[in-house]
RNA sequence: CCAGGCGGGAGAGUCUCCGCGCAGCCAGCUCGGGGCGCCGAAGGGGCAACGCUCCCCGGAACCUCUCAGGCACCGAUGACCGCCAGGG
Numbered sequence: 001c002c003a004g005g006c007g008g009g010a011g012a013g014u015c016u017c018c019g020c021g022c023a024g025c026c027a028g029c030u031c032g033g034g035g036c037g038c039c040g041a042a043g044g045g046g047c048a049a050c051g052c053u054c055c056c057c058g059g060a061a062c063c064u065c066u067c068a069g070g071c072a073c074c075g076a077u078g079a080c081c082g083c084c085a086g087g088g
Base pairs, nucleotide, nucleotide: 001087002086004084005083006082007081008080013036015035016034017033018032019031021029022028037071038070039069043067044065045064046063050058051057
C1' cells in the first nucleotide's frame, strides 16, 4: 500500500400530484412514476499551500459541486475508526 472478516458509524420531506393493487365509503397502506424542497460520509468532479524547465502540468480532504446516490420507522448504503488474521 492492497483487499477480507467482525464491531462502531451521520445527515436530509412519514411535502404534494398521478397510476395499478389492497381495502372501503372517515380515510389509510405497499409499489411505481412526476413536481417542489433538502442531505452528503459509496463513487465521481473542482481547488490552496507547495513543487516544476515557474507556460503548461502535478497537487489533499470530513472543504466545495451535488453528476451519481440518498431523505418517517424498519432495512440498506456508509467516508472514517477499532479488533483479527493475510498478501505485496
A computed fold for an 88-nucleotide RNA from a soil metagenome, annotated as Glycine riboswitch aptamer. Its mean pLDDT, the model's own confidence on a scale to 100, is 80.